Annotation
The prediction has a mean pLDDT of 76. Bacterial RNase P class A from Saccharopolyspora shandongensis, 395 nucleotides, folded computationally. It is recorded under the gene name rnpB. Taxonomically the source falls in Saccharopolyspora (Bacteria, Bacillati, Actinomycetota, Actinomycetes). RNAcentral records the identical sequence in 3 taxa. RNAcentral holds the sequence, with entries from ENA and Rfam.

[in-house]
């Protein structure tokens, strides 16, 4: 300086006019003014994932049906996040992993190939007979070291041995069972023994093991008012008018009334619960409107210091950060402005590498809360910053 590899931040700023929402003050009879304060994000996205929080509900069990897959810790919880183990790719720093089982059973491995799972002889080696007798050809038996086929061919190197081979024997490896030792909470590593010699690969195929899961969703959900209609009281011009409580549509079927219809536990089964002016079905009608739910108790933020490699946790201190509902923070001007191009390739300093500074001209990404929070993915001009890693070079 040159390439990389991890992480982290910003992502407009200033004035000046005129417009907005929530809360709180004040001043008007009221409309309405007028004061102070707060007022969109790192992803507010997507609805992939946990969960608060509501109700089914008084709250069970099994099937099914889904989710996760090394270990060990973090956390309200997760399929998240740290740290480390094995494998795998890089010189490295680092990144990547649907990471339990193939000896529970089913499948599948095309095409070439004798042959693809306890398989195999095509060209081969060998021995024996026949024919021919130089070559060779046929027959039987032996054999998988050699050579061919594919991605893969039932262990690998040397040897002894053999009619030619063969783990058939032997060394030393690899793997695999088993048995000690050391080290680590652990996955797992390190070293030593004994052995049969060695019975592919695919579960991101079905499927086996382990662990874990109640449905629903703020349009949950609660509350007030409104309404045909009915019931009671009170006034009353005695005309069914006008007030008030309280109740909650009307009209027909059909089952049924504790020896239970029907419904409900958001897939089935037990099981449990509501259930008698019950429970459904068909026609008709009436409202659809306000107010919590919603933002000061939130798994909240900010700072310090303590403890942990680290996620993060404990302590002290400050802090109050939107709550709209056709839906709100924008609208114009002006300047500043990160990069970027551009200059008698300005000037200046510097051994160099480069640093600093002038003048014009352009000009800023994704993108907007709706109950709220932890992740995750996904988009994102431009630009700062910091730690490792490799290669040149200068001193």
């Nucleotide at each position: 300086u040159g390439a990389g590899u991890c992480g982290g931040c910003c992502g407009g700023g200033u004035g000046a006019c005129c417009g907005c929402g929530g809360c709180g003050g004040g001043a008007g009879c009221g409309a309405u003014c007028u004061c102070g304060u707060c007022g969109a994000g790192g992803a507010a996205a997507g609805u992939c994932c946990g969960g608060a929080c509501u109700c089914c509900a008084c709250a069970g069990a099994g099937c099914a049906g889904g989710g996760u897959g090394g270990u060990u810790g973090c956390u309200a919880a997760c399929g998240g996040c740290a740290a480390c183990c094995c494998g795998g790719g890089g010189c490295g720093a680092c990144c990547c992993g649907c990471g339990g089982g193939a000896c529970a059973g089913u499948g599948c491995c095309a095409c070439a190939g004798a042959g693809a799972a306890c398989a195999g002889a095509c060209c081969g080696c060998c021995c024996g007979g026949c024919g021919u007798u130089u070559u060779c050809g046929c027959c039987g038996g032996g054999u998988a070291a050699g050579g061919g086929u594919g991605a893969a061919a039932c262990g690998g190197u040397g040897g002894u041995g053999u009619a030619a081979g063969a783990g058939a024997c032997c060394a030393c490896c690899a793997g695999c069972a088993c048995c000690c030792c050391g080290g680590g909470u652990g996955a797992c590593c390190g070293g030593g023994g004994u052995g049969g010699c060695u019975c592919g690969g695919u579960a991101a195929a079905c499927c086996c093991c382990a662990c874990c899961c109640g449905g629903a969703g703020c349009a949950a959900g609660g509350u007030c008012a409104a309404g045909a209609g009915g019931a009671c009281g009170c006034c009353u011009u005695c005309g069914c008018g006008g007030c008030g409580u309280c109740u909650g549509c009307g009209c027909g079927g059909a089952c049924g009334u504790u020896c239970g219809a029907g419904g409900g536990c958001u897939g089935c089964u037990c099981g449990c619960c509501c259930g008698a002016u019950g429970u459904u079905c068909g026609c008709g009608g009436g409202u659809a409107g306000g107010c919590c739910g919603c933002a000061c108790c939130g798994a909240g933020c900010c700072u310090g210091c303590c403890g942990g490699c680290g996620a993060c946790g404990g302590c002290a201190g400050g802090c109050c950060c939107a709550g709209a509902u056709g839906g709100a923070u924008g609208g114009u001007c002006a300047c500043c402005g990160a990069c970027c191009g551009g200059g008698c390739c300005g000037g200046c300093c510097g051994c160099a590498a480069g640093g600093c500074u002038c003048c014009c001209g352009a000009g800023a990404a994704c993108a907007g809360a709706a109950u709220c929070c932890g992740g995750c993915u996904u988009a994102c001009a431009g630009g700062c910053c910091g730690g490792c890693u490799c290669a040149u070079c200068c001193g």